Predicted 3D model of a 1512-nucleotide RNA (small-subunit ribosomal RNA) from a freshwater metagenome. Its Rfam family is "Bacterial small subunit ribosomal RNA".
[in-house]
RNA sequence: AGAGUUUGAUCCUGGCUCAGGACGAACGCUGGCGGCGUGCUUAACACAUGCAAGUCAACUUGAGGGGGCAACCCUGAUGGUGGCGAACGGGUGAGUAACGCGUAGAUAACCUGCCCCUUAGUUUGGGAUAACCUCGGGAAACUGGGACUAAUACCGGAUACUAUCUUUGGUUGGCAUCAACUGGAGAUGAAAGAUCUAGAAUCGCUAAGGGAGGGGUCUGCGUACUAUUAGAUAGUUGGCGGGGUAACGGCCCACCAAGUCAUUGAUAGUUAGCUGGUCUGAGAGGAUGAUCAGCCACACUGGGACUGAGAUACGGCCCAGACUCCUACGGGAGGCAGCAGUGAGGAAUAUUGCACAAUGGGGGCAACCCUGAUGCAGCAACGCCGCGUGAGUGAUGAAGCAGUUUAUCUGUGUAAAGCUCUGUUGGGAGGGACGAAUUGUAGGGUUAGUUGCCUUACUUGACGGUACCUCCUGAGGAAGCUCCGGCUAACUCCGUGCCAGCAGCCGCGGUAAUACGGGGGGAGCGAGCGUUGUCCGGAUUUAUUGGGCGUAAAGGGCAUGUAGGUGGUCUUUUAAGUCAGUUGUUAAAACUAUCGGCUUAACCGGUAAUUGCAAUUGAUACUGGAAGACUUGAAUCUGAGAGGGGAUAGUGGAAUAUCAAGUGUAGCGGUGGAAUGCGUAGAUAUUUGAUAGAACACCUGAGGUGAAGACGACUAUCUGGUUCAUGAUUGACACUGAAAUGCGAAAGUAUGGGGAGCAAACAGGAUUAGAUACCCUGGUAGUCCAUACCGUAAACGAUGGGAACUAGGUGUCUGGGGACUAACCCCCUGGGCGCCGUAGCUAACGCGUUAAGUUCCCCGCCUGGGGAGUACGAUCGCAAGGUUGAAACUCAAAGGAAUUGACGGGGGCCCGCACAAGCGGUGGAGCAUGUGGUUUAAUUCGAUGCAACGCGAAGAACCUUACCUGGGCUUGACAUGGGAACGACCGCUCGAGAGAUCGAGCUUUCUCUUCGGAGACGUUCCGCACAGGUGCUGCAUGGCUGUCGUCAGCUCGUGUUGUGAGAUGUUCGGUUAAGUCCGGCAACGAGCGCAACCCUCGUCCUUAGUUGUCAUCAGGUAAAGCUGGACCCUCUAGGGAGACUGCCGCGGAAAACGCGGAGGAAGGUGAGGAUGACGUCAAGUCCUCAUGGCCCUUACGCCCAGGGCUACACACGUGCUACAAUGGUCGGUACAAUGGGAUGCAAAGUCGCGAGACGGAGCAAAUCCUCAAAGCCGUCCUCAGUUCGGAUUGGAGGCUGCAACUCGCCUCCAUGAAGCUGGAAUCGCUAGUAAUCGUGGAUCAGCAUGCCACGGUGAAUACGUUCCCGGGCCUUGUACACACCGCCCGUCAAGCCACGAAAGAAGAGAGCGCUCCAAGUCGCCAAGCCAACCUUUACUGGAGGCCAGCGCCUAAAGCGAGAUCUUUGAUUGGGGCUAAGUCGUAACAAGGUAGCCGUAUCGGAAGGUGCGGCUG
Repeated sequence: AGAGUUUGAUCCUGGCUCAGGACGAACGCUGGCGGCGUGCUUAACACAUGCAAGUCAACUUGAGGGGGCAACCCUGAUGGUGGCGAACGGGUGAGUAACGCGUAGAUAACCUGCCCCUUAGUUUGGGAUAACCUCGGGAAACUGGGACUAAUACCGGAUACUAUCUUUGGUUGGCAUCAACUGGAGAUGAAAGAUCUAGAAUCGCUAAGGGAGGGGUCUGCGUACUAUUAGAUAGUUGGCGGGGUAACGGCCCACCAAGUCAUUGAUAGUUAGCUGGUCUGAGAGGAUGAUCAGCCACACUGGGACUGAGAUACGGCCCAGACUCCUACGGGAGGCAGCAGUGAGGAAUAUUGCACAAUGGGGGCAACCCUGAUGCAGCAACGCCGCGUGAGUGAUGAAGCAGUUUAUCUGUGUAAAGCUCUGUUGGGAGGGACGAAUUGUAGGGUUAGUUGCCUUACUUGACGGUACCUCCUGAGGAAGCUCCGGCUAACUCCGUGCCAGCAGCCGCGGUAAUACGGGGGGAGCGAGCGUUGUCCGGAUUUAUUGGGCGUAAAGGGCAUGUAGGUGGUCUUUUAAGUCAGUUGUUAAAACUAUCGGCUUAACCGGUAAUUGCAAUUGAUACUGGAAGACUUGAAUCUGAGAGGGGAUAGUGGAAUAUCAAGUGUAGCGGUGGAAUGCGUAGAUAUUUGAUAGAACACCUGAGGUGAAGACGACUAUCUGGUUCAUGAUUGACACUGAAAUGCGAAAGUAUGGGGAGCAAACAGGAUUAGAUACCCUGGUAGUCCAUACCGUAAACGAUGGGAACUAGGUGUCUGGGGACUAACCCCCUGGGCGCCGUAGCUAACGCGUUAAGUUCCCCGCCUGGGGAGUACGAUCGCAAGGUUGAAACUCAAAGGAAUUGACGGGGGCCCGCACAAGCGGUGGAGCAUGUGGUUUAAUUCGAUGCAACGCGAAGAACCUUACCUGGGCUUGACAUGGGAACGACCGCUCGAGAGAUCGAGCUUUCUCUUCGGAGACGUUCCGCACAGGUGCUGCAUGGCUGUCGUCAGCUCGUGUUGUGAGAUGUUCGGUUAAGUCCGGCAACGAGCGCAACCCUCGUCCUUAGUUGUCAUCAGGUAAAGCUGGACCCUCUAGGGAGACUGCCGCGGAAAACGCGGAGGAAGGUGAGGAUGACGUCAAGUCCUCAUGGCCCUUACGCCCAGGGCUACACACGUGCUACAAUGGUCGGUACAAUGGGAUGCAAAGUCGCGAGACGGAGCAAAUCCUCAAAGCCGUCCUCAGUUCGGAUUGGAGGCUGCAACUCGCCUCCAUGAAGCUGGAAUCGCUAGUAAUCGUGGAUCAGCAUGCCACGGUGAAUACGUUCCCGGGCCUUGUACACACCGCCCGUCAAGCCACGAAAGAAGAGAGCGCUCCAAGUCGCCAAGCCAACCUUUACUGGAGGCCAGCGCCUAAAGCGAGAUCUUUGAUUGGGGCUAAGUCGUAACAAGGUAGCCGUAUCGGAAGGUGCGGCUG
């Protein structure tokens, strides 16, 4: 520090996810030791049991014990009165959005026990009471009466201060209320004793002052979210006067006034203890508030006071409530959010431990007592830190396991074993601390003496069987977890087969899974490792640092303007902001830096530092405040100008419609074509006249005006804004603008008019599968006017307003100036509206002085897609609806710009038997053949649009053969290796059997040799490795093939260009069959294709001359190159020549090239063939062959017999033969070429009607074998189911072959079917072609109408490129990229999920009103009662107190009406999601009616239509 993920690829926007760190954690697997920490985050749920607050030289009781003969002495439990403490310490975080907390201050508005210092005192009296005793009540808790008694308990008196109060002076200070100091007079108020060492004692007590520490109160600033909470408030805000408090204060009360708070967010709601800190982060921030520390709040829930220095009191009291417990039913008791512990809840959190030894606290003079504070121990890998599980050597690279190219290696792996060592830790044994002193006791010194101080001796340890040290033992007891597709370090085998499963994101799994599960191996961390959850980070993804808004989300529809924010130039002043210094504070702990202590570290200790706040002293540039001035911003005046700017009133002509009349006759109208409609009752057309409403042609323009919406005939009136010029005036008066207010197209609403045309809805006609549409005929709201609403649009420049700066060019509208005599032109200068363009910006497109550039000010808005601009709430509206505006849930994308393709019922150019023009077919018939289907035991398998279907198959009777039935074999029909036997092998005979096969016989080796044997070969047997498979997968493959397509394309290097994918080149202008060539060009070159090179045919030359040929010469025949010979010609087959737009003319660009011509056998590629670029179709083939994997192994292998592949209602493809006279039949007659031939081709001759038979000359072939047919010359047939046609069937034969039944071919005789030129549709062909005619060959024993070749005869037509199909190039649009057989919308149907509404129902908290009122304070009162004081001889009386009673306030409770929130609810509504449901096809291409926005209406649905708007 980044990475993955949208796409075919790219850049951007943008979300999601990951890598890091952390945790009071939990869960899974595993687990050796130690140190230091930490440990109910949930139910502030309920609690059994024990403990957590007592103590004391004040006073009293005096059980018991000891001593003593006794008197008595000593000690002293327990209980009580009294003092202090119990308000600390400990727990928890429910409540609290608050002066609660933090920080900085104030208290001139206050209190303070114990402690310290100072001063002065500590006097004199009195009456009770508890305990105890006794009598009662009660189950108990407890309690009543009577009789004693003490005090440091209680009370009276005296005295007293700088105390308090009243009154009266002075000085100083303060912003003020006032404060400080200093005087006078009067009044009021104290006390307690104890101890022994007997004092100047110690500890107490009282009054006063001060200190320290603690506390109360007040204030500035800071302190969560929601505006779908906008108004709140009656003690409310303030005053006067009281009360109350330690103290200020509406804290409380009476009266008076009507204030106070709030968009700088009051009030309300939700959530929450706050902080130091903790986690994270580079920081700014964000999250958090366990442990430790500070503050606050609470103590079962609510209320209340008492005591006290301090509480409204966790282990106190009273009352009410809920709950639990005891009960004798009358009544009582209780409060673990103290420490342990229990139950419950929960994913989850420990011992009913030891000790007061240390630290601290309470009491005490002290000893001492108490202390679940605390110190320790126990449990838990919960966290952090440290250590160990060994070290060295060791190659037979052991065994095992795994893999593999398979008997060879590789990995595990120096790993192990073995050898040599060490001794951490563990175990055993021994020693053994620090923490302990400012402890305590006793003594000594000092002192008059106690205390205090110094000193000596003894003493005190829970932890602790501790840490630590030494010895012994002995490698001995101590390694796991996760991961291995990418991100992300780490790879293979097997199993599984979209199953099981994985998954953080992308995504794996459908038979070769590095992604699932297991094995091996590897990577990472390590006593831990993973998972889950949460927080921060990455995320600049809320952007202060540090983002954006033309098209990605995002500029308000437009203006006016309030608050607010911001603000021109100069001077003076101030010092609020700002800057600098100093001071205070910033608790401790933590973090950081540094130093030190535990062996190290964690941990612990010391020091430094600590962004803030406050105080104070300065500075004055900038901002602000105050004062003064200025003119350039802004505004005003004067004079001119342009304009569809606005409002009102009036006027005009063209067109349309209607009405009336005339002329006139059969149609009009409308469409792609029609029909509905109108018209003989006279339309349309035409003429004249009248009426009506709406809109204003041309001018019109990239033009003008307005803030926007918008504004267009003419005239008048009223009126707004704006521009220019000149001078003058005011003197910052400015800019923006939340809220608010106004304006605001179309549609729509209300009322009243109006209504010509147009026209939602509606009706009809068409179209269509349907057509709720597009088209047509009609037609109502509406469109128009007035008034009032509505308040939205693609209200768009998808671009808020203002100011300044930053190259230009050009056009246009409207001003001014200069020059000129004037006009036009020209130059300068304002204000608008456009185009192009530099720098710059931008993801790109693009913007570019009219910015989307560079800056400043202000406002609005955005933060992934969907859900959704929806729901709920509020508000506006008559309504329709508008504004504001979520969440659950769901996806990993959605999106912008540009690129390459593909596609388009987009465009342009071009080509092709593509169409057209022609010729002949197919589709109809019969038959052949292939396929589908059906059938079957089997009808083997494959091929399936073009590019399967006379295809694999160049030939299924057996074989082939893979299929079926049946019979057999199991190392096998075939290959290699091992062992044994035999000696040949082959062959022959007989028997059984359908045969395979089985059985019995006959016959029978070679080489070397030491003669023992060895080897080779062959057969048989044994048993194992293995053979074998036309079994599966062509979607695991090689090879081969088809197709686009013989189409002209497909690419590369370098350069250039673009952020990039890419582009350029390859586009453009011509031209070509061609990316063929030329020219131009940021390209220059090159490769694979094209062409050429190759083969055949066409002309000529040359060489050669047999088997070919025969002109000349000779011979010769019935005839014949038959013979000698010749090779001239033909031919054969080798080599050459020839054609190149070479020549001429014209066109063209002085080009390429085209057109025409000459010559030539051939002319513009001469004709044909071979030759098939990059690639596409997971095209075809595992049944040609090869091959991975899987499967079978007495069978899915092998052998045999028979059957099947040949079936047959039917459908399709490809063919043959025909339907006839351009023909058929018969007779005669002429002319080829390519080929084939030894298991062969076969002549002559003979036989047969014929197929054929016999026969066998010749020929391994330019030598022998093989009648060409159509044609030509004649005969008959004469338009008919025929002398056409030949199917089918009967009979008789022939050939091949072991064998023609299933199931061959051919011949003869007889039979003589359909068929008279073929519907829709469709195929081939452009010249030696189509058509037609025959011939040959492969396969093959036999079997072509198929296939492959060969020659004979031999046409017609092409105007042309509009259309169909296919293709090429350029361009355009795109929401497609599996690429239009694409994508995709909505209803309906099914399942699941969350949400809204809903008659209602249930609950919660809060507020209001009323009723009722516990305890209690306060107030009133004084029936009753009463020790202290006064009075009285006494009885009494008084003062005072207690209690009862009354009143205010009031918790809980009850009643009532409303509001808010939550849950639930028959039913209902839309939404989301879900491989293969239904209906259509709305959008993306001109998406087949361009789309979209607003609105209205209609329709199963997408949607259609009207009106206005936008171009995306």